[in-house]
Context: one part of a larger RNA
RNA sequence: UUGGGUUUAAAGGGUUCGUAGGCGGUUUAGUAAGUCAGUGGUGAAAUCUUGCAGCUUAACUGUAAAAUUGCCGUUGAUACUGCUAAACUUGAAUAGUAUGGAAGUAAUUAGAAUAUGUAGUGUAGCGGUGAAAUGCUUAGAUAUUACAUGGAAUACCAAUUGCGAAGGCAGAUUACUACGUACUUAUUGACGCUGAUGAACGAAAGCGUGGGUAGCGAACAGGAUUAGAUACCCUGGUAGUCCACGCCGUAAACGAUGGAUACUAGCUGUUCGGUUUUCGGACUGAGUGGCUAAGCGAAAGUGAUAAGUAUCCCACCUGGGGAGUACGUUCGCAAGAAUGAAACUC
Numbered sequence: 001u002u003g004g005g006u007u008u009a010a011a012g013g014g015u016u017c018g019u020a021g022g023c024g025g026u027u028u029a030g031u032a033a034g035u036c037a038g039u040g041g042u043g044a045a046a047u048c049u050u051g052c053a054g055c056u057u058a059a060c061u062g063u064a065a066a067a068u069u070g071c072c073g074u075u076g077a078u079a080c081u082g083c084u085a086a087a088c089u090u091g092a093a094u095a096g097u098a099u100g101g102a103a104g105u106a107a108u109u110a111g112a113a114u115a116u117g118u119a120g121u122g123u124a125g126c127g128g129u130g131a132a133a134u135g136c137u138u139a140g141a142u143a144u145u146a147c148a149u150g151g152a153a154u155a156c157c158a159a160u161u162g163c164g165a166a167g168g169c170a171g172a173u174u175a176c177u178a179c180g181u182a183c184u185u186a187u188u189g190a191c192g193c194u195g196a197u198g199a200a201c202g203a204a205a206g207c208g209u210g211g212g213u214a215g216c217g218a219a220c221a222g223g224a225u226u227a228g229a230u231a232c233c234c235u236g237g238u239a240g241u242c243c244a245c246g247c248c249g250u251a252a253a254c255g256a257u258g259g260a261u262a263c264u265a266g267c268u269g270u271u272c273g274g275u276u277u278u279c280g281g282a283c284u285g286a287g288u289g290g291c292u293a294a295g296c297g298a299a300a301g302u303g304a305u306a307a308g309u310a311u312c313c314c315a316c317c318u319g320g321g322g323a324g325u326a327c328g329u330u331c332g333c334a335a336g337a338a339u340g341a342a343a344c345u346c
Base pairs, nucleotide, nucleotide: 004317005316006315007300008299012314014201015200016199017198021194022193023192025088026087027086028085029084030083031082033081034080035077036076037075038074039073040072041071042070049065050064051063052062053061054060091191092188093187094186095184096183097182098181099180100179103177104176105175106174107173108172109171110154115149116148117147118146119145120144121143125136126135162169163168206247207246208245209244210243211242215241216240220236221235222234223233258313259312260311261310262309263308266291267290268289269288270287271286272285273284274283275282276281295302296301319346320345321344328339329338330337331336
């Protein structure tokens, strides 16, 4: 390389958009580039294969054929692919109507709780633990009442619930955006699928500048525990967590399962729609769960939300370690990220 694979054995890119490229619905006509057939030329000789012949045989040699799977020209075929022209509606999109949601951004706002301050009541403890101690407290704590201030997060509702491409999204209201689904079958008429390079988004932590800081809390300090205890437990507590702007670009970024389309038994929940109804229900679309038939699978399992049956496109894998390391390059303020070997060894 061919082949074979990628839930868990090595292997699906974190996600989407999208360039080139690859692939692409139905019908008709034309063309004849691909494709197929005939034919002409060429495809040196030797070699190889086969027949026959010659050295006593063989190796070897001669001769004839075949082969040379290719290329060029020419004459045809037209199912398929391509190209050109015309048409279609079921894929795709648009419109109208209805509807859905924790989808996004910004602003405003609510109550509970913690903390702090001030004032009142009140007196000796509070706190914490397995037990303690550090700590707080007669300068009046803890507890309790009232008022005020401030930051962060939104109990119940709440659910295999919902929405979003993924990351993710949850008090309420408003404004501005985006999206999905169903129905109508009204409009366009293949406008589609995938997508190397690229672009955008991308939890947490971390970084830069400026704010903010109630609670929590790496580091750090102290108290315990212990043989020790650089821990687990306790008392404190700085970065951080929050906001604005700018970086970083990684996660067990997981369904450890790339995207699209079609097809292949059922049963049972649930969310949001639609049609119908005898108001019990029935049917149906798009999601989201459980169980299972066939099939698949090494098994666990999966099973219309496939890991089944097929097609198209992309990504990735090829024994363990060395190693996601070294070197080089690109990116980054840095941390580091991306790309990514070999020697050697088993």
The part of an RNA shown here (small-subunit ribosomal RNA, central domain) has 346 nucleotides and comes from Myroides odoratus. The source organism's lineage runs through Bacteria, Pseudomonadati, Flavobacteriia, Flavobacteriaceae and Myroides. RNAcentral holds the full RNA, with entries from ENA and SILVA. Its mean pLDDT, the model's own confidence on a scale to 100, is 88.